A computed fold for a 78-nucleotide RNA from a Gemmatimonadota bacterium, annotated as c-di-GMP-I riboswitch aptamer.
NCBI's taxonomy places the organism under Bacteria, Pseudomonadati, Gemmatimonadota.
It was read from a public genome assembly, where an Rfam model found it.
Its mean pLDDT, the model's own confidence on a scale to 100, is 87.

RNA sequence: ACUCGAUAAAGGUAAACCCUGAGUGAUCGGGGGGCACAAAGCCAACGGAUCUUUUUCAGAGAUGGCCGGGUUGCCGAA
Numbered sequence: 001a002c003u004c005g006a007u008a009a010a011g012g013u014a015a016a017c018c019c020u021g022a023g024u025g026a027u028c029g030g031g032g033g034g035c036a037c038a039a040a041g042c043c044a045a046c047g048g049a050u051c052u053u054u055u056u057c058a059g060a061g062a063u064g065g066c067c068g069g070g071u072u073g074c075c076g077a078a
Stems, first nucleotide, its partner, number of pairs: 004076002012037002017032006035065001041071003046068003049063005
C1' cells in the first nucleotide's frame, strides 16, 4: 500500500414516529427520537429497480438507509 473487519480504541451518522417549514406529489430541510449502519460520507450527468407527476405518449422529478458500480475517508486485531 492492497485486501479484510475485531467483545479493540477514538469518534460518526440517524430508521420508524412526533413537532415544524418547503413542495402538486414522491420526498426534502430544522428540532426531538433511536431502528440500525464499517462508509447509512459523496455521485441519480454510470447501469438497474421502485416511487411521484402530466388526460396519454414523450418527458420531468424523487429515493445513495433498494441493488450493483464509481470515488474519498478513521482505526489496525485475526